A computed fold for a 97-nucleotide RNA from Candidatus Kaiseribacteriota, annotated as SAM riboswitch aptamer (S box leader). Its mean pLDDT, the model's own confidence on a scale to 100, is 85. The RNAcentral record of the sequence draws on Ribocentre. NCBI's taxonomy places the organism under Bacteria, Bacteria candidate phyla.

RNA sequence: AUCGUAUCAAGAGCGCGGUGAAGGAACUGGCCUGAUGACCCGCCGACAACCCUCGAAAGAGAAGGUGCCACAUCCAGCCCGUAUGGGAAGAUACUUU
Numbered sequence: 001a002u003c004g005u006a007u008c009a010a011g012a013g014c015g016c017g018g019u020g021a022a023g024g025a026a027c028u029g030g031c032c033u034g035a036u037g038a039c040c041c042g043c044c045g046a047c048a049a050c051c052c053u054c055g056a057a058a059g060a061g062a063a064g065g066u067g068c069c070a071c072a073u074c075c076a077g078c079c080c081g082u083a084u085g086g087g088a089a090g091a092u093a094c095u096u097u
Base pairs, nucleotide, nucleotide: 001097004094005093006092007091008090013044015043016042017041018040022033023032024031027077028076029075030074045069047067049066050065051064052061053060054059073089078086079085
């Protein structure tokens, strides 16, 4: 990269250091975050979705592998026609080649 399956309104950073203007996947529109330093990177910490461990199960754990720590995947766009709807696209895990 790709096949399939599952999940995506739960949860968790006012930490330290670096950097310095954009960022919330892409396009359009909206709404937000951001020099009181966002985003990103490193360290530390947290969370517990999947794998994992314990357990008959419910559930618990957080040592290990991923993941994740503003906002519903921030919202809408297509279908439907009002609902916490469906689809598409995307993300993550496990899996096939």